A computed fold for a 73-nucleotide RNA from Haloplaca sp. 1 TL-2023, annotated as transfer RNA. Its Rfam family is "tRNA". Its family is annotated with triplet codon-amino acid adaptor activity in the Gene Ontology. Rfam classes the family as a transfer RNA. Its mean pLDDT, the model's own confidence on a scale to 100, is 81.
[in-house]
């Protein structure tokens, strides 16, 4: 320098053939308890790395950048 991959709530995934984003853990509230934990029930919280394009519509296609693992030189 090149090639391959990933890049979604704080973290860790998932999201089949494009139609307004889901689950675990974590936090909050609240019930239980003498209490706390554990348990249950609610509830907040993601311009989906950045900009363009295609498209009636894009996390999901396309291109370019920027990041991160591998690998070849």
């Nucleotide at each position: 320098g090149c090639c391959u991959u990933c890049g979604u709530g704080g973290c860790u995934u998932a999201g089949g053939u494009g139609g307004u984003a889901a689950a675990g853990c974590g936090c909050a509230u609240g019930a239980c308890u003498a209490g706390u934990a554990a348990u249950c029930a609610u509830g907040a919280g993601a311009u989906c790395c950045u900009c363009g394009g295609u498209u009636c519509g894009a996390c999901u296609c396309c291109g370019a950048g920027c990041g991160g693992a591998g690998g070849c030189a």